[in-house]
Parts: sequence; structure tokens; C1' cells
RNA sequence: GAAGAGGUUGCAUUCUUUAUUAGUAUUAACUAUUAGGAAAAUAAGUUCCGGAGUGGUUUUGAAAGGAAAGAAUGCCGAAAUACUGCUUAGCUUAUUCUGAGCAGUAUUGGGUCAUGAUUGAAGAAGUCAUGGACUGUCGCGAUAAAUCGCGGGGCGCUUC
Repeated sequence: GAAGAGGUUGCAUUCUUUAUUAGUAUUAACUAUUAGGAAAAUAAGUUCCGGAGUGGUUUUGAAAGGAAAGAAUGCCGAAAUACUGCUUAGCUUAUUCUGAGCAGUAUUGGGUCAUGAUUGAAGAAGUCAUGGACUGUCGCGAUAAAUCGCGGGGCGCUUC
């Protein structure tokens, strides 16, 4: 350098369906209240205020993000998470914050179960830490063999 393996449900993406989000946001009517309001914070601006905004009742009633199942596609650092930088969205500008995208760096062999922390609307799911059994792989040791014990990390392992 080339090829390849891992599997209780291997990984991701896209599409379809489903539940959740949620009887929430929103729409309309009525009503109460009153000087402020503009869906993250502060300052300035701009703008709304012939009652905005907020609360209540009735009415209408989503979506994104997150998840599951199926199919297709691409794959086996597949990918995930964290941090940093850049771009972008959140009325404008500045600083921060949050979401999305891209790049870089670091961590994690894989799925799974328990506990704790964290993200999350969540009793879903993800991540991290500790522990358990399992699985793949290599090394060491035991064994006649089957197999068993201990240890390692994907910058690994097998074949050429």
C1' cells in the first nucleotide's frame, strides 16, 4: 500500500410510517388588567402601543429538534461525544449565549445490563464515570485436546 473480519439489534445517512413533543405554540371571540412590549441576556437603535403586552374562559390547533420500526444506500473509526476556529439563524449593531453547518484536535474495540452525573419536555434516547456478564481480536500462562485464566487497545487485529 491492497484486501478483509467483529454483530443479543454492528454504524451512519435518506425516505416512509408511528408514538412523543401537545391539546403545548398558534388562530379567532369574549373578558380582566394597565404602560410598557418586540418569541436568550445587557446597552444603544428601530419598531408596535385608536389599549400594545400580560392573565382567564371558549375555539382552532401545528412544527422543529430528539426517538422507534421498515426499506434503500453507503460503510467497519463505521460513527459518537467534547473542545477550538470559521460561516450562519435568533428585528438592527456590539458583547455574550443558544441552535445549525463545515474544518481541526482529543477520547471511545463493539453492542448490552446496573448505579451515578449530564444533555433532554421526557419514565424516550445520547454522552461520561464506575462495576457486571457477553462478544471479536492479539499477547502471556495452564492443558493431550476441547477449553480455561490473566492482560492489552481500533494509532488495534487477520491475509498478501